[in-house]
Transfer RNA from a mouse gut metagenome, 67 nucleotides, folded computationally. Rfam family: tRNA. Its family is annotated with triplet codon-amino acid adaptor activity in the Gene Ontology. Rfam classes the family as a transfer RNA.

Formats: sequence, C1' cells, structure tokens
RNA sequence: UGAAGUGGCUCAAUGGUAGAGCAUCUGAUUUGUAAUCAGACGGUUGUGGGUUCGAUUCCCACCUUCA
Repeated sequence: UGAAGUGGCUCAAUGGUAGAGCAUCUGAUUUGUAAUCAGACGGUUGUGGGUUCGAUUCCCACCUUCA
C1' cells in the first nucleotide's frame, strides 16, 4: 500500500424484514446403520463513530488475518 472479516464451517445478500449448502438435533423411511425426505435450532453482520426516514451495503478511525 492492497485485499478480507456475516450462524459451528464454507459462502451469498450493491440502501428497504440477513439467506443458502454442509454440520448439529428431531421425525419419517430401514431388521439396523448409511443414504434419502420433512422440520427445527443456531447471527447483537470484527469494534466504535458518522451520513440517511432506513446501513451487511456509503464514509472515518481502530482491531485481527493474508499478500
């Protein structure tokens, strides 16, 4: 100097109620397990300010990681 930070993990969401896959749990199915199907749980969006009717999104500072 540049890039990145969002459920346990990997990632979406270019100003208008934050979602998906995997994982976990429950149920169905099976002699049983796995697989499959249905559902549930789980997020103060790294921290603190600013702009705005409204911020994951725009601006500033800081922290952490990578180059």